[in-house]
RNA sequence: GCAAGUCGAACGAGAACGGUACUAGCUUGCUAGUAUGUCAGCUAAGUGGCGGACGGGUGAGUAAUGUAUAGUUAAUCUGCCCCUUGGAGAGGGAUAACAGUUGGAAACGGCUGCUAAUACCUCAUACUCCUUAUAUAGUAAAUAUAUAAGGGAAAUGGUUUAUUCUGCCAAGGGAUGAGACUAUAUGAUAUCAGGUAGUUGGUGGGGUAAGAGCCUACCAAGCCAAUGACAUCUAGCUGGUCUGAGAGGAUGAUCAGCCACACUGGAACUGAGACACGGUCCAGACUCCUACGGGAGGCAGCAGUGGGGAAUAUUGCACAAUGGAGGAAACUCUGAUGCAGCAACGCCGCGUGGAGGAUGACACAUUUCGGUGCGUAAACUCCUUUUAUAUGGGAAGAUAAUGACGGUACCAUAUGAAUAAGCACCGGCUAACUCCGUGCCAGCAGCCGCGGUAAUACGGAGGGUGCAAGCGUUACUCGGAAUCACUGGGCGUAAAGGGUUCGUAGGCGGUUAUCUAAGUCAGAUGUGAAAUCCCUGGGCUCAACCUAGGAAUGGCAUCUGAUACUGGGUAACUUGAGUUUAAGAGAGGAGUGUGGAAUUUCCGGUGUAGCGGUGAAAUGCAUAGAGAUCGGAAGGAACAUCAGUGGCGAAGGCGGCACUCUGGCUUAAAACUGACGCUGAGGAACGAAAGCGUGGGUAGCAAACAGGAUUAGAUACCCUGGUAGUCCACGCCCUAAACGAUGUCAACUAGCCGUUGGAUCCAUUUAAGGAUUUAGUGGUGCAGCUAACGCAUUAAGUUGACCGCCUGGGGAGUACGCACGCAAGUGUAAAACUCAAAGGAAUUGACGGGGGCCCGCACAAGCGGUGGAGCAUGUGGUUUAAUUCGAUGCAACGCGAAGAACCUUACCAUCCCUUGACAUCCAGUGAAAUCAGCAGAGAUGCAGACGUGCCUUCGGGAACGCUGUGACAGGUGCUGCACGGCUGUCGUCAGCUCGUGUCGUGAGAUGUUGGGUUAAGUCCCGCAACGAGCGCAACCCCUAUCCUUAGUUGCCAGCACGUAAAGGUGGGAACUCUAAGGAGACUGCCGGUGAUAAACCGGAGGAAGGUGGGGACGACGUCAAGUCAUCAUGGCCCUUAUGGGAUGGGCUACACACGUGCUACAAUGGUCGGUACAGAGGGCAGCGAACUCGCGAGAGUCAGCGAAUCCCAGAAAGCCGAUCAUAGUCCGGAUUGGAGUCUGCAACUCGACUCCAUGAAGUUGGAAUCGCUAGUAAUCGCGAAUCAGAAUGUCGCGGUGAAUACGUUCCCGGGCCUUGUACACACCGCCCGUCACACCAUGGGAGUGGGCUGCACCAGAAGUAGCUAGGCAAACCUUUCGGGGAAGCCGGUUACCACGGU
Repeated sequence: GCAAGUCGAACGAGAACGGUACUAGCUUGCUAGUAUGUCAGCUAAGUGGCGGACGGGUGAGUAAUGUAUAGUUAAUCUGCCCCUUGGAGAGGGAUAACAGUUGGAAACGGCUGCUAAUACCUCAUACUCCUUAUAUAGUAAAUAUAUAAGGGAAAUGGUUUAUUCUGCCAAGGGAUGAGACUAUAUGAUAUCAGGUAGUUGGUGGGGUAAGAGCCUACCAAGCCAAUGACAUCUAGCUGGUCUGAGAGGAUGAUCAGCCACACUGGAACUGAGACACGGUCCAGACUCCUACGGGAGGCAGCAGUGGGGAAUAUUGCACAAUGGAGGAAACUCUGAUGCAGCAACGCCGCGUGGAGGAUGACACAUUUCGGUGCGUAAACUCCUUUUAUAUGGGAAGAUAAUGACGGUACCAUAUGAAUAAGCACCGGCUAACUCCGUGCCAGCAGCCGCGGUAAUACGGAGGGUGCAAGCGUUACUCGGAAUCACUGGGCGUAAAGGGUUCGUAGGCGGUUAUCUAAGUCAGAUGUGAAAUCCCUGGGCUCAACCUAGGAAUGGCAUCUGAUACUGGGUAACUUGAGUUUAAGAGAGGAGUGUGGAAUUUCCGGUGUAGCGGUGAAAUGCAUAGAGAUCGGAAGGAACAUCAGUGGCGAAGGCGGCACUCUGGCUUAAAACUGACGCUGAGGAACGAAAGCGUGGGUAGCAAACAGGAUUAGAUACCCUGGUAGUCCACGCCCUAAACGAUGUCAACUAGCCGUUGGAUCCAUUUAAGGAUUUAGUGGUGCAGCUAACGCAUUAAGUUGACCGCCUGGGGAGUACGCACGCAAGUGUAAAACUCAAAGGAAUUGACGGGGGCCCGCACAAGCGGUGGAGCAUGUGGUUUAAUUCGAUGCAACGCGAAGAACCUUACCAUCCCUUGACAUCCAGUGAAAUCAGCAGAGAUGCAGACGUGCCUUCGGGAACGCUGUGACAGGUGCUGCACGGCUGUCGUCAGCUCGUGUCGUGAGAUGUUGGGUUAAGUCCCGCAACGAGCGCAACCCCUAUCCUUAGUUGCCAGCACGUAAAGGUGGGAACUCUAAGGAGACUGCCGGUGAUAAACCGGAGGAAGGUGGGGACGACGUCAAGUCAUCAUGGCCCUUAUGGGAUGGGCUACACACGUGCUACAAUGGUCGGUACAGAGGGCAGCGAACUCGCGAGAGUCAGCGAAUCCCAGAAAGCCGAUCAUAGUCCGGAUUGGAGUCUGCAACUCGACUCCAUGAAGUUGGAAUCGCUAGUAAUCGCGAAUCAGAAUGUCGCGGUGAAUACGUUCCCGGGCCUUGUACACACCGCCCGUCACACCAUGGGAGUGGGCUGCACCAGAAGUAGCUAGGCAAACCUUUCGGGGAAGCCGGUUACCACGGU
């Protein structure tokens, strides 16, 4: 801004527009003016009529004054429309407009005067109309007919000119629309259990269109409610929509029906219809105007604006169609509606090209560097034109006219692959995988979960997968979810049986007959709006969409029929249930008495030093006489034996004996009642212990409390005391693991063995026994059930009836509210928030300060050490330029390192090199090499000398050096938690597994467990197991005995030679030895034990005896054990350096701590002298004899030996003598000074050794801790590897050579079986509570603010109704014409009542 107006054919009128007439001007058909409303155009405003109650919007309220379905209305109304009948006669007075005047800023008025009607009024007439009465018929009441009385109508209006049309009045009917009533259905909460005074009913009256407490007066005291009243919260209802196999669940946009609302609250008026979205009045909030006095407004109509929000459109076109209002009509109005616009918001359809095209192009990605993927994909060739753009044509929608849409749909032509592909995902669920980056960061995530340096999970890329003009996310609903289970679940242990019984309502209920027909079943009729869904057709090119017909709408109602079952009525029955009789057992209950043992206390006697208590003690008692013992007394509580998976009771529970009262149960046999039964929401009663109240009682015991111990502490466990309480009476409390964790009742379903109480029968030895049956109470077990464990006639089996209870863990059986209680507390009982689990049963391991069995130098028994000292060596720490790196409990620390002065060397400083010290390829050049000068710390640089080799097809080639280029080299840089290989460790422990079978739903079990035995899962026996593999053992090596063979470099008995001596020589082959092959030992033999087995014990023989001794050999696996620095290797990193070369330094530092060793502390010894006996090794850049020199380390010289030949090489402890005499020493040797030797370019940092001198600590070592069981420990020396040199280390060798082991309780480690487990990165596990700080949610909290609401009171606008002593008063009546009266209006007042207030 628009959405409700219209009618001049109801009326007066004439401000516009137009017409007509006249006048004036002129551009001669225009402008201006005047007149005209009989101007048969038209019309602002007004009177009047109809419509503004429809259409359109919204869902605030409403849990029923609503809605849905089916009914009732004989208790009703209905404008316009249709049909029928009859009528329309006679009059009257006003009023708006208008004019004048006047108030106000305005909105809007006031007064005076004029006027019309289909406006208003009076009279007449009127029936099948209304009211009242009577009569008749009839009834429960209605009602119908007749009569009488009273009352009530109208517009001869309008018209384009005809008696048609339209309009008006009364009555009846129809249609449509509306009102009222009934039944059923339609959310949540019982932490809402009682509600209600007009409330329930009646009578009279009023009121409405109409029934009714709808209103009123009186009377009665009812009415509703566990089938949920009342209250609170939420919500418009339905057809339908979404989902689902269905049953259901959720929902109520669009379309359609109903309801409610219109700024908030209240109210009526008008009208057929409203208590009225675009009407009125009042109150309130808000906005606007104002001259401050007063006024105006209501988009939950269409657009549009602001605000709010994650978010939702154009201030469009048209009345052409459909419909609506008015009108006779033309027509006007219509943001209803028809269209267009915006938004991929949804559904549907179409396209973004098609065919060919392999050098499988380039790019990109990846790579094992060969290739592979993208991929016929592209390029390229040919073709098409849906779409697009341009031009032209062009509908239907419209029966005559009228087309907003509309530059429409559609058609034709032209152009040209031209204009058109994205989004999500790629760990599993779930289709789809690689690279790079990142490095528990950044991030992802629906659930599980990814990310800590190789991420298919993050981010990017390439590739792929899925959808596609969409794709993904978020929110919500249903499904899956049998996860509220009606269909269709459960309750022993997972959540879940009420503590028990009685019993009300309710639910369910034995047998027979009959009646009924409520349930049930069948048929018919009505209804179940249309749309939607479904089926079959039709129309848009198809589809979505539209449309026609059908089916369906499981419902409700009515009528008719059937009677098996259920229900109801009646009549019976005995089997369920009960009663009577006779017996029986019993810790069943209540009360009253009474008994003995024991404890304690008291009194008395005897008697003397302790008692008591504990793991050990102490507190305590005791010379004032305890404890012990004897006698007596008092008092309380509980009742040994009997005693028993025995008995009784509903459960809780009940135990000396006797008596009184009393409940239930069982048995037997008859009789009686005749379904009287079962269960049981609420309700009632009982209900252990503790606790509470009042009054008693109190021996023992004993919370609290006190003391003593224990302990880090010990408000505990243990001890000494000790008060409530425990006991009695009365009254409360009402909970327990109140458990069989198993509700009550009934029926059915293999057994066997006990036990308690009865009954019957049998036979007897008279003690007792057997059989059957019944009521209990136990064990075991089949079918069946169970997730398993298990249950199994006492069910957790198969069924029926009824009740209670459960729905993830925590929060929480808590808070709030209510009820009960004296209190303590009990009952009922949430949510916020939080987690992804919590839980059950069973399995395999691991673990246990669980159990059983067994082993090991594991302990014990012994021997010797370490820990104290000095030194050596390694480590930590510290220091440093660097002190390179690794190893870190056992299982790192004399470890890698079998040997750091340079080198090694990886570290540091400095100086240098950059295709490099090293490998391959290419080009050029030179043979390569060798010698030597200068500078420099050296690497290196500069400058010389000498020299031309080998092969050749004569082109050249090979090797080597130098120069250059780039591919590349190089890295002891990182990751042993990316890896290979190797190694350590449990552990040389006896284990670890598999196939087939069997058992179990399964994980798994069995085998492998059991009885014995072994060093051994070694062997034997047994066994649902039978076999097998890797381990054990054996096979291999050394060693101990013997034999055979062989006999040098080894050996020498006998024979011979020979020396100072010596197998030195001839010879020998016996012995030793050497090194080849054999023998031997197997529980083989005997005795005993054992099960007649395996095996064990003892013995014989034997060199050796029960694996003779030693070695090599290490199952499945564990420790993310160790090593990227042996080596190899993925990935990453450096590339004039993290690579390479050189010199010097460092790895050797030194307050300190630890590990491993050596030497000692001395007399079993030191020193000196003499003297005896090994084994195994090594040796040519080597071992090096003899000889000479040196005090010595060594030096010189040189023989022998590549070694059973020579050398290293003197073995030492031992033995025989001497000396020392217990001391910091004749012990001990560190440290230091001096002088040397050797190796080596070089001993300063930083070597070993020798000599002289010096002569430290140390006098046997705290807590603690290590090794060893026999040729071992201990002790003694020797050798070797590495190595120029440098061992107290390491690896070997032999000499001398012990002690002890009762035994397995304990410590440590291990094996098997079993048990518990909340552990499974497995006890170094898991896990609980307080406190501190921060934050989230919830409860309480002195209070405080707000919302909703109840009751009581005040108040009282507008309005309606009643009354009216005031005022006014056209129509009607009356009148003397002045007036009076009546209706009516205004005012006042009363009642009701909104806002507001207390």
Molecule: small-subunit ribosomal RNA
Organism: uncultured bacterium